A computed fold for a 73-nucleotide RNA from Chlamydomonas incerta, annotated as transfer RNA. Lineage of the source: Eukaryota > Viridiplantae > Chlorophyta > Chlamydomonadales > Chlamydomonas. Its Rfam family is "tRNA". By type it is a transfer RNA. The sequence is in RNAcentral, with records from Rfam.
RNA sequence: GUUCUCAUGGUGUAGUGGUUAUCACGUUUGAUUUACACUCAAAAGGUCUCCGGUUCAAUCCCGGAUGAGAACA
Numbered sequence: 001g002u003u004c005u006c007a008u009g010g011u012g013u014a015g016u017g018g019u020u021a022u023c024a025c026g027u028u029u030g031a032u033u034u035a036c037a038c039u040c041a042a043a044a045g046g047u048c049u050c051c052g053g054u055u056c057a058a059u060c061c062c063g064g065a066u067g068a069g070a071a072c073a
Base pairs, nucleotide, nucleotide: 001072002071003070004069005068006067007066010025011024012023018056027043028042029041030040031039049065050064051063052062053061
C1' cells in the first nucleotide's frame, strides 16, 4: 500500500429492519445464617464507536471517518 473481518451495560456475548435490545459473570439491595460463603428473589447499569444517507420505522441496509484484528505485497 491492497483486500477482508469486527466495534452492543464494568467484562464476554445474542439479536441482521417492527417500536421496553438478550443472556452469563460482575455490582447493589433483600431473604436465609450467630456470622461468612453457597443458594434464592429483586434492582441499577447501554446515547448499540462517530458523521451522513435510504426507509413509515435502523443495533441491523448504504457511503464515509476512527479504532482493533487478519491475509497478501